This is a predicted structure of a 96-nucleotide RNA (c-di-GMP-I riboswitch aptamer) from Rheinheimera sp. Its Rfam family is "c-di-GMP-I riboswitch aptamer". Its family is annotated with cyclic-di-GMP binding in the Gene Ontology. It was read from a public genome assembly, where an Rfam model found it.
RNA sequence: ACAAUUAAAAGGCAAACUGUACCGAAAGGUCAGGACGCAAAGCCGCUGGUCUAAUAACGUUCGUUACGAAUGUUAAUGAUGGCAGUGGUUGCAUUA
Numbered sequence: 001a002c003a004a005u006u007a008a009a010a011g012g013c014a015a016a017c018u019g020u021a022c023c024g025a026a027a028g029g030u031c032a033g034g035a036c037g038c039a040a041a042g043c044c045g046c047u048g049g050u051c052u053a054a055u056a057a058c059g060u061u062c063g064u065u066a067c068g069a070a071u072g073u074u075a076a077u078g079a080u081g082g083c084a085g086u087g088g089u090u091g092c093a094u095u096a
Base pairs, nucleotide, nucleotide: 004094005093006096012038013037017033018032019031021030022029023028036082042089043088044087045086046085047084048083049080050079051078055075056074057073058072059071060070061069062068063067
């Protein structure tokens, strides 16, 4: 310098859960605490999956002049990377 990732580790990240906190229609996210796990559970993408349905289309019921209310189905433009696969890029350790 290159390759690899069985075990361990300074330092690092932080699931569930908690909150008169904040953002959002929701899913979900942020912040603080927390500690199940993680060798990229660092960063930027792509494909698929999953979640949600403000909004839109179509239907049903009720009241109706337009139309309104309730409800069902479908659809991301909204989310999820700690769901699977994959590309780029940076970085830690290797006593044995």